[in-house]
RNA sequence: AACAGCAGCUCGGGAGAGACCGGGGACGUAUGACCGGCGCCGAAGGAGCAACCCCCAGGAAACUCUCAGGCACCAGGACCGUGCUGCUGGA
Numbered sequence: 001a002a003c004a005g006c007a008g009c010u011c012g013g014g015a016g017a018g019a020c021c022g023g024g025g026a027c028g029u030a031u032g033a034c035c036g037g038c039g040c041c042g043a044a045g046g047a048g049c050a051a052c053c054c055c056c057a058g059g060a061a062a063c064u065c066u067c068a069g070g071c072a073c074c075a076g077g078a079c080c081g082u083g084c085u086g087c088u089g090g091a
Base pairs, nucleotide, nucleotide: 003089004088005087006086007085008084009083011081012080013079018038020037021036022035023034039071040070041069045067046065047064048063052059053058
């Protein structure tokens, strides 16, 4: 150095579920921030545990929960791909 692991960034793809009802306001109409109500979603985050790892304690998923978040568009989005940067290993 190739390469590998981890972290971050750019670009592309990226599901699910009420454009719910009422109030008030704005407004040509509709929608959104606000308040109240019911129903839902799981793939930000978080929590819990299974196999498993470790055998003290713990760690642990796309499973489970729905605290948070979300339920037209926008935004966000686990994960995948691409390019780049840093750290560690390679040494």